[in-house]
Predicted 3D model of a 129-nucleotide RNA (FMN riboswitch aptamer (RFN element)). The model forms 100% of the base pairs in the Rfam consensus. The sequence was found by an Rfam model in a public genome assembly. Its mean pLDDT, the model's own confidence on a scale to 100, is 82.

RNA sequence: AUCUCAACUUGAGGCGGAGUGCAAUUCUCCACCGGCGGUAUAGUCCGCAAACGCCGCAAAUCUUUGAUACGGCGCCGACGGGGUGCGAUCCCCCGACCGACGGUAUAGUCCGGACAGGAAAGGUGAGGU
Numbered sequence: 001a002u003c004u005c006a007a008c009u010u011g012a013g014g015c016g017g018a019g020u021g022c023a024a025u026u027c028u029c030c031a032c033c034g035g036c037g038g039u040a041u042a043g044u045c046c047g048c049a050a051a052c053g054c055c056g057c058a059a060a061u062c063u064u065u066g067a068u069a070c071g072g073c074g075c076c077g078a079c080g081g082g083g084u085g086c087g088a089u090c091c092c093c094c095g096a097c098c099g100a101c102g103g104u105a106u107a108g109u110c111c112g113g114a115c116a117g118g119a120a121a122g123g124u125g126a127g128g129u
Base pairs, nucleotide, nucleotide: 001129002128003127004126005125006124008122009121010120016030017029018028019027031109032108033099034098035048036047037046038045043097044096052074053073054072055071056070060068061067062066079095080094081093082092083091101112102111103110
């Protein structure tokens, strides 16, 4: 330096102002935010995670014809123009656009499942090359 294993730690931000209204951080106008890996630095490219749906379930757990965890499959939003450059849908300028489910006056920003789960990142220990 690199590979394998183990436990550990970390691992998502944002409604401020005005208006209407009995009531809205939910509507309207303005404002604000951007997980992880890849790649010329990315919310909009490629891939992944979460959420949601269906199916399976040997071993583990439970209140055991089933369910949880786990595994598999599915679903899964949104960008154009110009500039620089060898190279950029990633940088700079301009103008756009997008954002699970349940609750509630219709929610990316409030409350809730969630002190959950997690892509992944980090150092530590052991072993191999």